């Protein structure tokens, strides 16, 4: 890279090297020499995993399970909802002869991060 679940509206920056581009792709829009990617270093945020404590489930005890608490490991993350949208339906408003603009709603599909399988 492949499949499988889950979650994605909330949250959190400084300093150093870097020197032009980022935000995953198209469209948009926005960010950046008031310094982009990227590298470190240092703090945060969060609670997926594991470690720890506690409750529930029970006649009893253990396990699997389900919940909650810490933030000690792994991992992630720290402009903008995943930034908005890209297929499909379904309503609302304009425009005009026929499709087309805008707005909102529900699935979809991509993509991100975990954990886990072969």
């Nucleotide at each position: 890279g492949a499949c499988u679940u889950a979650u994605c509206g909330a949250g959190a920056a400084g300093c150093g090297g870097g020197g032009a581009g980022a935000g995953a792709c198209g469209g948009g829009c926005u960010c950046u020499g008031u310094g982009a990617a990227c590298c470190g270093c240092u703090g945060g945020c969060a609670a997926c995993c594991u470690a720890u404590u506690c409750c529930c489930c029970u006649a009893c005890c253990a396990a699997u399970g389900g919940g909650a608490a810490c933030a000690a490991g792994g991992u992630g993350c720290u402009a903008a909802u995943u930034c908005c949208u890209g297929c499909c339906c379904c309503g609302g408003a304009g425009a005009a002869g026929g499709u087309c603009u805008u707005c909102g709603g529900g699935g979809g599909g991509a993509g991100a991060u975990a954990a886990g399988u072969a």

Background
A computed fold for a 118-nucleotide RNA from uncultured Siphonobacter sp., annotated as SAM riboswitch aptamer (S box leader). The model forms 97% of the base pairs in the Rfam consensus.